[in-house]
Context: one part of a larger RNA
Molecule: small-subunit ribosomal RNA, central domain
Organism: biocrust metagenome
RNA sequence: CUGGGCGUAAAGGGCGCGUAGGUGGCGGGUCACGCGUGCCGUGAAAGCCCGGGGCUCAACCCCGGGUCGGCGGUGCGAACGGGCUCGCUGGAGCGUACGAGAGGCAGGCGGAAUUCCGGGUGUAGCGGUGGAAUGCGUAGAGAUCCGGAAGAACACCGGUGGCGAAGGCGGCCUGCUGGCGUACGGCUGACACUGAGGCGCGACAGCGUGGGGAGCAAACAGGAUUAGAUACCCUGGUAGUCCACGCCGUAAACGAUGGGCACUAGGUGCAUGGGGGAGCGACCCCCUGUGUGCCGGCGCUAACGCAUUAAGUGCCCCGCCUGGGGAGUACGGCCGCAAGGCUGAAACUC
Numbered sequence: 001c002u003g004g005g006c007g008u009a010a011a012g013g014g015c016g017c018g019u020a021g022g023u024g025g026c027g028g029g030u031c032a033c034g035c036g037u038g039c040c041g042u043g044a045a046a047g048c049c050c051g052g053g054g055c056u057c058a059a060c061c062c063c064g065g066g067u068c069g070g071c072g073g074u075g076c077g078a079a080c081g082g083g084c085u086c087g088c089u090g091g092a093g094c095g096u097a098c099g100a101g102a103g104g105c106a107g108g109c110g111g112a113a114u115u116c117c118g119g120g121u122g123u124a125g126c127g128g129u130g131g132a133a134u135g136c137g138u139a140g141a142g143a144u145c146c147g148g149a150a151g152a153a154c155a156c157c158g159g160u161g162g163c164g165a166a167g168g169c170g171g172c173c174u175g176c177u178g179g180c181g182u183a184c185g186g187c188u189g190a191c192a193c194u195g196a197g198g199c200g201c202g203a204c205a206g207c208g209u210g211g212g213g214a215g216c217a218a219a220c221a222g223g224a225u226u227a228g229a230u231a232c233c234c235u236g237g238u239a240g241u242c243c244a245c246g247c248c249g250u251a252a253a254c255g256a257u258g259g260g261c262a263c264u265a266g267g268u269g270c271a272u273g274g275g276g277g278a279g280c281g282a283c284c285c286c287c288u289g290u291g292u293g294c295c296g297g298c299g300c301u302a303a304c305g306c307a308u309u310a311a312g313u314g315c316c317c318c319g320c321c322u323g324g325g326g327a328g329u330a331c332g333g334c335c336g337c338a339a340g341g342c343u344g345a346a347a348c349u350c
Base pairs, nucleotide, nucleotide: 003322004321005320006319007304008303012318014201015200016199017198021194022193023192025088026087027086028085029084030083031082033081034080035077036076037075038074039073040072041071042070047067048066049065050064051063052062053061054060091191092188093187094186095184096183097182098181099180103177104176105175106174107173108172109171110154114150115149116148117147118146119145120144121143125136126135162169163168206247207246208245209244210243211242215241216240220236221235222234223233258317259316260315261314262313263312266295267294268293269292270291271290272289273288274287275286276285277284299306300305323350324349325348332343333342334341335340
């Protein structure tokens, strides 16, 4: 090295781009590197195995045969792997024409609500709870009407819906921009798959500098509750939540299910394309693609369940697991402003 595994038992990297590497479609030719086969050489002796023999036996020793991962040379073969070469179009990519979408970035705009400010009306309460109190209010609150300011989030539509690689994305309009699907088969001609390192993206919270601050709200203060109440409930309230730029790099980052390709009964719904039938027709019926759900068979599974969106049957590549605790700790290294992150043991113990 070789085993068995990874939805829930230990185990899929949070997600992508991609380097090395691994792997790789159909047909022809060629080489003979791998591969197969014949022959030659080498593979010292000892050893080992088999047979025989010598010391009274054995150990030990002697003889014969075989063996000794293999290596080198040479001839032949050409299916398979590989190299070179010629070609192909089904994989992949491109094109043309359509299509759906909260995909991303930037700018502008809108209404409802909330709070605050000004003014009018108006008078004794308001608020809050299980009940209260703290709190607010005769310096005029709450209620109600008008006006103004600010910040944040976008009711209904809204869906078992859509988009995105993931994180995630929801008012309207405009600009810039990524991806995807369908039809046609015009172009290239295997250009592919995966991907150790690497690089990038990455919710929330948190950090740095500057802004902003309506509502909400860690911390904090007060009122209650209670044996106590550093809580649950109430009144307040600062970071923060928002914006710009720069960090952090974690998560039950979950479908707890890596990616790609092929194959293996069906039924039904939704989203979005294309084609056909019938028809006046957006109605109806049928076929087909992509996506997204539910049900269900073979098969699989320890069971639960999965079941053409596989956890079925196979192939390729990557990541990971190997009893519990100690421990995602210590030490070291790398990264970070810090918080901390990544990598990641052992003693001991059951």